Large-subunit ribosomal RNA, domain VI from a metagenome, 264 nucleotides, folded computationally. Model confidence (mean pLDDT): 83 of 100. The full RNA is in RNAcentral, with records from SILVA.
Context: one part of a larger RNA
RNA sequence: CGGAAGAAACUUGAGGGGUUCUAAUUCUAGUACGAGAGGACCGGAUUAGACGCAUUUCUGGUGUGGCAGUUGUCUUUUCAAAGGCAUCGCUGCGUAGCCAUGUGCGGAAGAGAUAAGCGCUGAAAGCAUCUAAGUGCCAAGCUCAUCCCAAGAUAAUGUUUCUUAGGACGCAAGUCCAUAAACAUCCCGGCAGACUACCGGGUUGAUAGGCCAGGCAUGUAAACGCUGUGAGGCGUGUGUGUACUGGUACUAAUGAUGUGUAGC
Numbered sequence: 001c002g003g004a005a006g007a008a009a010c011u012u013g014a015g016g017g018g019u020u021c022u023a024a025u026u027c028u029a030g031u032a033c034g035a036g037a038g039g040a041c042c043g044g045a046u047u048a049g050a051c052g053c054a055u056u057u058c059u060g061g062u063g064u065g066g067c068a069g070u071u072g073u074c075u076u077u078u079c080a081a082a083g084g085c086a087u088c089g090c091u092g093c094g095u096a097g098c099c100a101u102g103u104g105c106g107g108a109a110g111a112g113a114u115a116a117g118c119g120c121u122g123a124a125a126g127c128a129u130c131u132a133a134g135u136g137c138c139a140a141g142c143u144c145a146u147c148c149c150a151a152g153a154u155a156a157u158g159u160u161u162c163u164u165a166g167g168a169c170g171c172a173a174g175u176c177c178a179u180a181a182a183c184a185u186c187c188c189g190g191c192a193g194a195c196u197a198c199c200g201g202g203u204u205g206a207u208a209g210g211c212c213a214g215g216c217a218u219g220u221a222a223a224c225g226c227u228g229u230g231a232g233g234c235g236u237g238u239g240u241g242u243a244c245u246g247g248u249a250c251u252a253a254u255g256a257u258g259u260g261u262a263g264c
Base pairs, nucleotide, nucleotide: 001152005163006162007161008160009159010158015149016148017147018146021049022048023047024046025045026044027043033038051106052105053104054103055102059100060099061098062097066093067092068091069090070089071086072085073084074083075082076081110144111143112142117137118136119135120134166177167176168175169174182259183258184257185256186202187201188200189199190198207252208251209250210248211247212246213245214244216241217240218239224235225234226233227232
């Protein structure tokens, strides 16, 4: 921009894409078969592998804005306590998120038409013949089915609901103005995201931050006191803290603006 006014919500599915796997054990059955050795079809059950999709309760990895330990050096005048730099200086642990090696699920069942193949009836050709007329069975393959996308499918789907059809000029076609429903700009954000888009919120408000409480992580903070010659120990699950949960208008979502309708 189009889909013969403008919108919102929900939809159909032309068409396209994905999947389609394999093995072992066991029952049938040591049966059929076979002199024996050996050893099934068909059908049922249970596991496993690879692959795929999703997911983070558990097991783990990471976790450069958490906590703690520690080395060298510099600074805060000094002690103590802190901070900077050294790969996040190094080391131990670790929330959320992300992730797999973790967890859940999947390729199930079925229908139709067929290929090779197997047939039935059956003539041409008194026989025979699956084929010439007619008719049946049959594959991981084809079309459905199953999962995903999907009306620019221009042959442009459908349903429901909402909005009004006012004014100026014009003979008319039409042009312009103001607007409705609705949408957008803008702002606070997100488990959404390259940007955009999408989703939530914008004071009639819990959207983000802060604060409060909880969870979770780390592992006994500093100061002071006591004690030990001293390194240290005790008073003390203390102190600190990131993403998590709930609450609370304290801070910021201000002020405002724009787009936007009807033809034959």